[in-house]
Context: one part of a larger RNA
Molecule: small-subunit ribosomal RNA, central domain
Organism: uncultured bacterium
RNA sequence: CUGGGCGUAAAGGGUGCGUAGGUGGUUUGUUAAGUUAGAAGUGAAAGCCCAGGGCUUAACCUUGGAACUGCUUUUAAAACUGGCAAACUAGAGUAUGAUAGAGGGUAGUGGAAUUUCCUGUGUAGCGGUGAGAUGCGUAGAUAUAGGAAGGAACAUCAGUGGCGAAGGCGGCUACCUGGAUUAAUACUGACACUGAGGCACGAAAGCAUGGGGAGCAAACAGGAUUAGAUACCCUGGUAGUCCAUGCCGUAAACGAUGUCUAUUAGCUGUUGGGUCCAAUUGAGGGCUUAGUAGCAUAGCUAACGCAAUAAAUAGACCGCCUGGGGAGUACGGUCGCAAGAUUAAAACUC
Numbered sequence: 001c002u003g004g005g006c007g008u009a010a011a012g013g014g015u016g017c018g019u020a021g022g023u024g025g026u027u028u029g030u031u032a033a034g035u036u037a038g039a040a041g042u043g044a045a046a047g048c049c050c051a052g053g054g055c056u057u058a059a060c061c062u063u064g065g066a067a068c069u070g071c072u073u074u075u076a077a078a079a080c081u082g083g084c085a086a087a088c089u090a091g092a093g094u095a096u097g098a099u100a101g102a103g104g105g106u107a108g109u110g111g112a113a114u115u116u117c118c119u120g121u122g123u124a125g126c127g128g129u130g131a132g133a134u135g136c137g138u139a140g141a142u143a144u145a146g147g148a149a150g151g152a153a154c155a156u157c158a159g160u161g162g163c164g165a166a167g168g169c170g171g172c173u174a175c176c177u178g179g180a181u182u183a184a185u186a187c188u189g190a191c192a193c194u195g196a197g198g199c200a201c202g203a204a205a206g207c208a209u210g211g212g213g214a215g216c217a218a219a220c221a222g223g224a225u226u227a228g229a230u231a232c233c234c235u236g237g238u239a240g241u242c243c244a245u246g247c248c249g250u251a252a253a254c255g256a257u258g259u260c261u262a263u264u265a266g267c268u269g270u271u272g273g274g275u276c277c278a279a280u281u282g283a284g285g286g287c288u289u290a291g292u293a294g295c296a297u298a299g300c301u302a303a304c305g306c307a308a309u310a311a312a313u314a315g316a317c318c319g320c321c322u323g324g325g326g327a328g329u330a331c332g333g334u335c336g337c338a339a340g341a342u343u344a345a346a347a348c349u350c
Stems, first nucleotide, its partner, number of pairs: 004321003007304002012318001014201004021194003025088007033081002035077008049065006091191001092188004096183004103177007110154001115149007125136002162169002206247006215241002220236004258317006266295012299306002323350003332343004
């Protein structure tokens, strides 16, 4: 290499868009590159294999045959793949109507709560814990009532509910905007799938500049606990958390399950459509379609389990794995302000 694999044993890229490439629906005609058949030439000798022969045998030597699965030329075939031409509508897309949605962006706005400040009432405690202490309080706290400021997050609704490619998205209103689903017709006519490189997006933390700063809170300080306590608990508290712009590019970025297509018993729930039946009352029932969940047959699996949302049965394309440690490290390259990221060994050792 062939071969075997990737939910949990090593192994699915964090996610999408898309270049090259690979693969590609139905019909007819044509071509003859692949493909198939025949013929000719060539495929040195030795060796291998088969049948003989020669050394007393064997090794060895020798004769003949076969083979050399290949290449070239030529003749023919036309099913399949490819090329060319023409056509089709079942894939894909467009137009029209309708529907649901925390999909994205910008601006505005609302109430509850925490904190701080001001004023009134009021007096000796409050707070915190397993128990305490640090801390706050007679300069009037905690509590309570009214007012003001400011920042951040949106209780209930809320749901194995919804939307999004993933990350993710939740008060309300307006504007801008992406996608999906569904119905019936019309249109385009294979325009498709995947996708090395590439490009874009990408939680949290972190970085840069300028704002902002209520609560929370790495670091830090103090109080406890303890043999010690650089912790767990308590009182404080700075970066940060928030906004704008730019970087970083990683996560148990998980369904630990790549994307697309087709096929393969059922049952139950739920979300969004369509349609039929029953309906004044009145939910409902059947069929169908797109999601999202719970069981289960066949099948698969080492088992656990998966089971039409497959880990079943097949096909197309990409990524990845090859004993443990050394090591996702060193060196070099690329990227980054840095932190570091990415690509990625070996010696040695078991």